[in-house]
Molecule: c-di-GMP-I riboswitch aptamer
Organism: Deltaproteobacteria bacterium
RNA sequence: CUCUGAAAAAGGCAAACCUCGAGUAAUCGGGGGACGCAAAGCCCACGGAUCCUUCGCCGGAAGGACGGCCGGGCCGCCAGA
Numbered sequence: 001c002u003c004u005g006a007a008a009a010a011g012g013c014a015a016a017c018c019u020c021g022a023g024u025a026a027u028c029g030g031g032g033g034a035c036g037c038a039a040a041g042c043c044c045a046c047g048g049a050u051c052c053u054u055c056g057c058c059g060g061a062a063g064g065a066c067g068g069c070c071g072g073g074c075c076g077c078c079a080g081a
Stems, first nucleotide, its partner, number of pairs: 002081004012037002017032006035068001041074003046071003050065006
């Protein structure tokens, strides 16, 4: 440096749900809580899917949400080869 893996060790994150707050909404943030995660770390100013709002000539379009939906990019602990 590359590949493989999550058995061990050190750790990390945090689904649903509850609560407080923000937002028209999708959803997001704080606290509690753990379904799970070898990247469940970061990126939507990369693409697709899905969801929300508005418009519509009902083919769709614009704006937004989402990385724990997928593809992709970047960084990264340990072990083995």